[in-house]
Predicted 3D model of a 476-nucleotide part of an RNA (small-subunit ribosomal RNA, 3' major domain) from Erythroxylum coriaceum. Its Rfam family is "Bacterial small subunit ribosomal RNA". Its mean pLDDT, the model's own confidence on a scale to 100, is 81. RNAcentral holds the full RNA, with entries from SILVA. NCBI's taxonomy places the organism under Eukaryota, Mesangiospermae, fabids, Erythroxylaceae, Erythroxylum.

Context: one part of a larger RNA
């Protein structure tokens, strides 16, 4: 001087405590372990693997496996030599591919050659999702949005090194104050950005009001007040005010104010830790395949199933279930796209094809909520697996393996042992929308958005984790 500490003071955080709602038991979805298989490609493995790379595996993807091929190659550069290209049929094949024919002879030009393509041959070489992530780059995770990590110059110590960064307050903070063998700075803090919550200027179309009009609707006129939309600018700074404190830094109470003491909420991640991921996004060094560890094709397989884990979905019912009316939303996506209207089918869907390159169309309908009928405590008119049949889409193809739809079927499961997890407000819980990755779609994910809308916090004794000061040490 770290590092430890079952020492000792202080301090902080959904760390405990209070609340409220999960998991854990149930059936399913989906990852991972094992096992199993010709193959179940490959990575991630306490927190910080495991609805993770993968915002989407029928084929392709695809990297694995079985078969059939190919060997300057599926791609690239430089020689030789030859043919322009194309097109089309047969015949073999699972298909890649091999044979067999038919048709025809490019553009530029100085007739030397040159330029495009094709296709034979030699041979530098192509190529590898093959190794090592403990040979790196580069990015990414954790501690941690935690308040820390340092540097010049002085002082001080033989030196490792100290001071500064300590004390006394404070603060989300090494924030600030005041003190001081310290002066000072730099990275982190915060401030600058981005959403959102107010008022105001600009701007009035596709938006937004009126009026005519209608069953609905179009459609004509008119207006800049309102809502809205996007640009600008105002507005918060402990400015005011009272109290406290050391006349400080600041803390605590009112006022004005949409807004109040970081207004919420995102981006933003100091020196460093963890030989922490990732050579399979890419890039790279070495090593290492080279008629195979490269290429090219079908079939398969990544979806196997005694069983264990992880994430989530559904429910186990009356704060409910079915039916039938009625109401309120954001934000987004759309041209090989989206699909209105009538129309047909019990439904998935068919068939018709208006307007929209979008504040004009569409998508569209929100769902919990409300009022009303029925069920009456039952494994039921709760749950909705698993299965028989019929049909529908998407696609060259739905059998391994896709989705949806009608009728049948009607399985556990009556609130879940130890344990254990999220969350402090427009937050939990609760309820639907949309997209994005698609030809479909295994999405209950994943990434947004509105609607409804609580309860709890005395407090910091303990439990984890983390920060400063001290003590102490068999440790480096």
């Nucleotide at each position: 001087u770290g590092a430890c500490a079952a020492g000792u003071g202080c301090c902080c955080a959904c760390a405990u405590a209070a609340a409220c709602g999960g998991u854990g038991g149930a059936g399913c979805a989906u990852g991972u372990g094992g096992u199993u298989u010709a193959u179940u490609u490959c990575g991630a493995u306490g927190c910080a693997a495991a609805g993770u790379g993968a915002a989407g595996a029928a084929c392709c993807u695809u990297a694995c496996u079985a078969a059939g091929g190919c060997u300057u190659g599926a791609c690239a550069u430089g020689c030789c030599g030859u043919a322009a290209a194309u097109c089309u049929u047969c015949u073999u094949g699972a298909a890649a591919g091999a044979g067999a024919g038919a048709g025809g002879u490019u553009c530029c030009u100085u007739u030397a050659g040159g330029a495009a393509u094709g296709u034979g041959g030699a041979c530098c070489c192509a190529g590898g999702u093959a190794g090592u992530g403990c040979a790196u780059a580069g990015c990414u995770g954790u501690c941690g949005u935690c308040a820390a990590c340092u540097c010049g110059u002085g002082c001080c110590a033989u030196a490792a090194g100290u001071u500064a960064u300590u004390u006394g307050g404070u603060u989300a903070a090494g924030u600030c104050c005041c003190g001081u063998a310290a002066c000072g700075a730099g990275c982190a803090c915060a401030a600058c950005u981005c959403u959102u919550g107010u008022g105001u200027u600009u701007a009035g179309u596709u938006g937004c009001c009126a009026c005519u009009g209608u069953u609905a609707a179009a459609u004509u006129u008119g207006g800049a007040a309102c809502c809205c939309u996007a640009a600008g600018u105002a507005g918060a700074c402990u400015g005011u005010u009272g109290g406290u404190g050391a006349u400080a830094a600041u803390c605590u109470g009112g006022a004005u104010g949409a807004a109040g003491g970081u207004g919420a909420g995102g981006a933003u991640g100091a020196c460093g830790u963890c030989a922490a991921g990732u050579c399979a996004u890419c890039a790279u060094a070495c090593c290492c395949c080279u008629u195979a560890u490269g290429c090219c094709u079908u079939g398969g397989a990544u979806g196997a199933c005694a069983c264990a884990c992880a994430u989530g979905c559904u429910a186990u019912a009356a704060u409910g279930g079915c039916c039938a009316g009625g109401a309120c939303a954001a934000a987004g996506g759309g041209u090989c796209a989206u699909g209105a209207u009538c129309u047909c089918u019990c439904g998935a869907g068919g068939a018709u094809g208006a307007g929209c390159u979008a504040a004009c169309u569409c998508u569209g309908a929100a769902a919990a909520c409300u009022c009303a009928u029925c069920c009456u405590u039952a494994a039921u008119u709760u749950a909705g697996a698993u299965u028989a049949c019929a049909g529908g889409c998407u696609g060259u193809a739905a059998c391994u393996c896709a989705c949806c739809u009608a009728c049948a079927u009607g399985a556990a499961u009556u609130c879940a042992g130890a344990a254990u997890u999220g969350c402090u407000a427009g937050u939990a819980c609760u309820u639907g929308u949309c997209a994005g990755u698609u030809a479909g779609c295994c999405a209950u994910a994943c990434g947004a958005c509105a609607a409804u809308g609580a309860a709890u916090u005395c407090g910091u004794u303990c439990c984890c984790g983390g920060g400063c000061c001290u003590u102490g040490u068999a440790c480096a």